RNA sequence: GCCUUCGUAGCUCAGGGGAUAGAGCAACCCUCUCCUAAAGGGUAGGUCGUAGGUUCGAAUCCUACCGAGGGCA
Numbered sequence: 001g002c003c004u005u006c007g008u009a010g011c012u013c014a015g016g017g018g019a020u021a022g023a024g025c026a027a028c029c030c031u032c033u034c035c036u037a038a039a040g041g042g043u044a045g046g047u048c049g050u051a052g053g054u055u056c057g058a059a060u061c062c063u064a065c066c067g068a069g070g071g072c073a
Base pairs, nucleotide, nucleotide: 001072002071003070004069005068006067007066010025011024012023013022018056027043028042029041030040031039049065050064051063052062053061
């Protein structure tokens, strides 16, 4: 340099054009308990890597760039 996979919550990951963007773990609150753990219930947390484009509508499709992994030279 070229090819390829990926980038979504603090962490691990779903979601592949139309819903208010979700789950588990973690955090916080409550119930239970003498206390803790476990269990159950709830709350908060997201410019969906960045910028453009396509579209009535983009996390999702296209392009460039940034970053990470892999391959070729």

Annotation
The RNA shown here (transfer RNA) has 73 nucleotides and comes from Gordonia alkanivorans NBRC 16433. The coordinates come from a structure-prediction model, not an experiment, and the mean pLDDT is 81.